RNA sequence: UACUGAUAAUAGCAAACUAUUCGAAAGAGUAGGACGCAAAGCCACAGGGUCUAAACUUUUAGCAUGACAGCCUGGCCACCAAA
Numbered sequence: 001u002a003c004u005g006a007u008a009a010u011a012g013c014a015a016a017c018u019a020u021u022c023g024a025a026a027g028a029g030u031a032g033g034a035c036g037c038a039a040a041g042c043c044a045c046a047g048g049g050u051c052u053a054a055a056c057u058u059u060u061a062g063c064a065u066g067a068c069a070g071c072c073u074g075g076c077c078a079c080c081a082a083a
Base pairs, nucleotide, nucleotide: 004081005080012037013036017032018031019030020029021028022027035070041076042075043074046073047072048071049068050067051066056062057061
């Protein structure tokens, strides 16, 4: 340095749910709360996938320009060091 990942140490994040705010919705912020996480840190203008459908359209529907990084791959950066 790269890989790897302890019933180690130190720190960190926070699912569902509840309250409230924003939003057409999906969803997001804040507070509480912990299911879990060794990248559950960042990137949605890297690719795929999923959700929503305000606007629009050829309107029982289609469509992302809206979302999800705690869906997968990828990119960037980072704490510790037993085997």
Annotation: A computed fold for an 83-nucleotide RNA from Peptococcaceae bacterium UBA4068, annotated as c-di-GMP-I riboswitch aptamer. Rfam family: c-di-GMP-I riboswitch aptamer. About the family: GEMM was predicted in a large-scale screen for bacterial structured RNA regulatory elements. The organism belongs to Peptococcaceae, within Bacteria. The sequence was found by an Rfam model in a public genome assembly.